The RNA shown here (transfer RNA) has 73 nucleotides and comes from a Candidatus Omnitrophota bacterium. Rfam family: tRNA. About the family: Transfer RNA (tRNA) molecules are approximately 80 nucleotides in length. The sequence was found in a public genome assembly. The coordinates come from a structure-prediction model, not an experiment, and the mean pLDDT is 81.
RNA sequence: GGGGCCGUAGCGCAGUUGGGAGCGCGACUGAAUGGCAUUCAGUAGGCCGGGAGUUCGAUCCUCCCCGGCUCCA
Numbered sequence: 001g002g003g004g005c006c007g008u009a010g011c012g013c014a015g016u017u018g019g020g021a022g023c024g025c026g027a028c029u030g031a032a033u034g035g036c037a038u039u040c041a042g043u044a045g046g047c048c049g050g051g052a053g054u055u056c057g058a059u060c061c062u063c064c065c066c067g068g069c070u071c072c073a
């Protein structure tokens, strides 16, 4: 320098022929219990890596950039 994959909640990830942003763990609150453990119920937490474009509408499509992994040189 070129190719491929990935970037979504504190952590690990799912999601989609373009229209509802989710799961597990963790955090917090409440209940049960002798108990800050355990079980149950609930709550908060994300400008979907950044920018531009297409579209009525973009996490999803196109282009550029940034970062990580990997292959080739």
Stems, first nucleotide, its partner, number of pairs: 001072007010025004019056001027043006049065005